This is a predicted structure of a 72-nucleotide RNA (transfer RNA) from Candidatus Portnoybacteria bacterium RBG_19FT_COMBO_36_7.

[in-house]
RNA sequence: GCGGGUAUAGUAUAACGGCUAUUACUCCAGUUUUCCAAACUGGUGACAGGGGUUCGAUUCCCCUUACCCGCU
Numbered sequence: 001g002c003g004g005g006u007a008u009a010g011u012a013u014a015a016c017g018g019c020u021a022u023u024a025c026u027c028c029a030g031u032u033u034u035c036c037a038a039a040c041u042g043g044u045g046a047c048a049g050g051g052g053u054u055c056g057a058u059u060c061c062c063c064u065u066a067c068c069c070g071c072u
Stems, first nucleotide, its partner, number of pairs: 001071007010025003018055001027043005048064005
């Protein structure tokens, strides 16, 4: 330099182009317990950045950024 892939919450993870974006751990509150842990109930929090297509984009297309793999 060329080609391919990935990017979603503090961590991991799902998504048919269409409801207020899923789930688990974490975190917060409560119940229980003499206390802690465990268990149970409830809650907060996310689509890498920009542009395009579309009535509507996490999803499709282009560019950029970061990382991974291969070739030279």
Its Rfam family is "tRNA". By type it is a transfer RNA.